[in-house]
RNA sequence: AGAGCUCAAAAGACAACCGCUGGUUUUCAGAGGAAAGUCCGGGCAGCACAGGGUAUGGUAGUCGCUAACGGCGACCGUCCGAAAGGAUAGGGAAAGUACCACAGAGACAAAACCGCCAUUAUGGCAAGGGUGAAAAGAGUGGGGCAAGAGCCCACAGUAAUAGAUAGCGAUGUCUAUUAGAGGCAAACCCUACCAGCUGCAAGGAGUGCUAGAUACCUCGUCCCGAGGAUGCACGCUUACCGCUUGAACCCUAGAGCAAUUUAGGGUCUAGAUAGAUGGUUGUCCAUCAGACUUUGGUCUGAUGACAGAACCCGGCUUACUGAGAGCGUAAUAA
RNA sequence: GGGGAUAUAGCUCAGCUGGUUAGAGCGCGUCACUGAUAAUGACGAGGUCUGUGGUUCAAGUCCACAUAUCCCCA
Repeated sequence: AGAGCUCAAAAGACAACCGCUGGUUUUCAGAGGAAAGUCCGGGCAGCACAGGGUAUGGUAGUCGCUAACGGCGACCGUCCGAAAGGAUAGGGAAAGUACCACAGAGACAAAACCGCCAUUAUGGCAAGGGUGAAAAGAGUGGGGCAAGAGCCCACAGUAAUAGAUAGCGAUGUCUAUUAGAGGCAAACCCUACCAGCUGCAAGGAGUGCUAGAUACCUCGUCCCGAGGAUGCACGCUUACCGCUUGAACCCUAGAGCAAUUUAGGGUCUAGAUAGAUGGUUGUCCAUCAGACUUUGGUCUGAUGACAGAACCCGGCUUACUGAGAGCGUAAUAA
Repeated sequence: GGGGAUAUAGCUCAGCUGGUUAGAGCGCGUCACUGAUAAUGACGAGGUCUGUGGUUCAAGUCCACAUAUCCCCA
């Protein structure tokens, strides 16, 4: 230098003329970081003055953040990478049930094919070989034995229990004892926690009288429970509201590793309804190509990604261009 | 805006509770039969299981995301 990893600004700008929408009173504003997907969580509205269970569904290491989340941050464990970094669906298999094809002698109480030893028949063995993703599950060395085996010993490893120690904790380190431990829960299941339903196309408009039951209807898969004229009379349906001041944004200072939070100051930034937010000209910016050049630069042409709000907000995922900053170096080149 | 389903051979469809064999019918090709064709019989070819990633010894099947198509309500 190159290929590698992580973070990340911005999303062309200004002026004039014409056109459109909402306010205003002669000026102001007018589509995004994803507005997309509809995968999650809420705010808000209704059932309704509100509930208790059940079914069903979701989440899952620890500690924090947040209105909340299946989200974010830091840390722990496991795996990948040479490293920087990345992934994680990460509670429980020692509660129960199920599955592990083919191959192989034998795959959860499941084993003797080859082989070793003793030997008349036959008996003993599970260390070695073979099959397989995996086989008495966890090795090396020695002793012992007819031949062998944690059968015994030493060292080392896995898991559980107990103690000490560092940490808020997950967890790590050390010591001792034990040997009942194959895989698989994105298999059923168990444990802990959470969740009523419908959704702005939700909702805004009812008032009076009569009837009333164990009927009927609504709230939800069901039970309990709760609510109600479903009849008559009057009124209403358009328009309009909901509809944009928000868990809002920007700056400074403090706390915190960070996510985030506290205090002070400042700003008001679309609200449409067959659905506005545009067109033309000029200048500037960035990139590419060509020409010229006094090597300072000038001129001409082209290009400027993904893509359009519809009640609002916080995330995730996907599409797409990357000014700039930092980290790392096994293989490659000089 | 809300809810649901599908994608497997050229076409129409099976594929259960994952097993290393991916199937059936129609169509296509070859041969037999026939004067010739059809029918019939036999044989054969044809597959990125929409795509990518993950779990597992093993994925068409289980899980996540993406793409495409179709249906219902308002």